[in-house]
Context: one part of a larger RNA
RNA sequence: UUGGGUUUAAAGGGUACGUAGGCGGAGUUUUAAGUCAGUAGUGAAAGCCCAUCGCUUAACGAUGGAACUGCUAUUGAUACUGAUACUCUUGAAUAUAGUUGAAGUGGGCGGAAUACGGCAUGUAGCGGUGAAAUGCAUAGAUAUGCCGUGGAACACCAAUCGCGAAGCAGCUCACUAAGCUAUUAUUGACGCUAAUGUACGAAAGCGUGGGUAGCGAACAGGAUUAGAUACCCUGGUAGUCCACGCCGUAAACGAUGAUUACUCGGUGCUGGCGAUAUACAGUCAGUGCCUAAGCGAAAGUGAUAAGUAAUCCACCUGGGGAGUACGAUCGCAAGGUUGAAACUC
Numbered sequence: 001u002u003g004g005g006u007u008u009a010a011a012g013g014g015u016a017c018g019u020a021g022g023c024g025g026a027g028u029u030u031u032a033a034g035u036c037a038g039u040a041g042u043g044a045a046a047g048c049c050c051a052u053c054g055c056u057u058a059a060c061g062a063u064g065g066a067a068c069u070g071c072u073a074u075u076g077a078u079a080c081u082g083a084u085a086c087u088c089u090u091g092a093a094u095a096u097a098g099u100u101g102a103a104g105u106g107g108g109c110g111g112a113a114u115a116c117g118g119c120a121u122g123u124a125g126c127g128g129u130g131a132a133a134u135g136c137a138u139a140g141a142u143a144u145g146c147c148g149u150g151g152a153a154c155a156c157c158a159a160u161c162g163c164g165a166a167g168c169a170g171c172u173c174a175c176u177a178a179g180c181u182a183u184u185a186u187u188g189a190c191g192c193u194a195a196u197g198u199a200c201g202a203a204a205g206c207g208u209g210g211g212u213a214g215c216g217a218a219c220a221g222g223a224u225u226a227g228a229u230a231c232c233c234u235g236g237u238a239g240u241c242c243a244c245g246c247c248g249u250a251a252a253c254g255a256u257g258a259u260u261a262c263u264c265g266g267u268g269c270u271g272g273c274g275a276u277a278u279a280c281a282g283u284c285a286g287u288g289c290c291u292a293a294g295c296g297a298a299a300g301u302g303a304u305a306a307g308u309a310a311u312c313c314a315c316c317u318g319g320g321g322a323g324u325a326c327g328a329u330c331g332c333a334a335g336g337u338u339g340a341a342a343c344u345c
Stems, first nucleotide, its partner, number of pairs: 004316003007299002012313001014200004021193003025088004030083002033081002035077008049065006091190001092187003095183006103176007110154001115149007125136002162168002205246006214240002219235004257312006265290009294301002318345003327338004
């Protein structure tokens, strides 16, 4: 390079926006760059190929032909691609009217529970486990009642629900963003994808300052055990929380890139529209289950495709060595990104 692939065998980038590039709806005009055809020139000879001939044959050689798939010029063709000008509305966007939700940011407020403090009642245990012990308790614990303080999280509703890329849940207010539906009003291809880039990006971790109820790496003690640097128990620091700034990774998963079109049925749910009449039912967007054909190595998938096609991007090419070394780059660091080879099976 050709070819084949990427749910689970190696392989979809964590996600979005978007630059270059690639690809791109319908009709008409002109053009003729790509494309196609003719002609002319050139495409050295030798070689290759074909025919015939010469050395006894072959190798070898000779003659002729074909070929040299290319390039240049010129004359035409105009279906397709390009360019050009005009037009269109179905793609896309906007407008108007509705509507939906745990979408985001910042305030305010709430009740249950744990903990701690005060007061009261009350007396000998409490706690914990497989069983115990460490621990707490006559300086009055545990338990019960009332009051207060503080931090974190929001039972029921709750769902196969909803919104969002990750993720998001007490109630409420303000601000911000988005989707969907209807009318088909406006613009008139304004579109799709997207290398480099930019932004966002769970948890843990890092920096500065605060906060700390519960939980709880490290650590200490008690058990268990042959040992027990564990599992179990009693404590407990960082952390978990807040503000600002880093980090940039996850089984970041649907292990399934984005967009568009097409392709039996059945049955739920969510949000609209429409119609209401007692019946049969419709339509758009989403979210589930079952299933025909098809696909698939099978499991399975099956209009939310892993089916049938198209465009663009990313990635794979035996296992180990290794996501390592070196270099580069980013980071305060931890480390991230990029990413080999020797050797070995």
The part of an RNA shown here (small-subunit ribosomal RNA, central domain) has 345 nucleotides and comes from an uncultured bacterium. The full RNA is in RNAcentral, with records from ENA.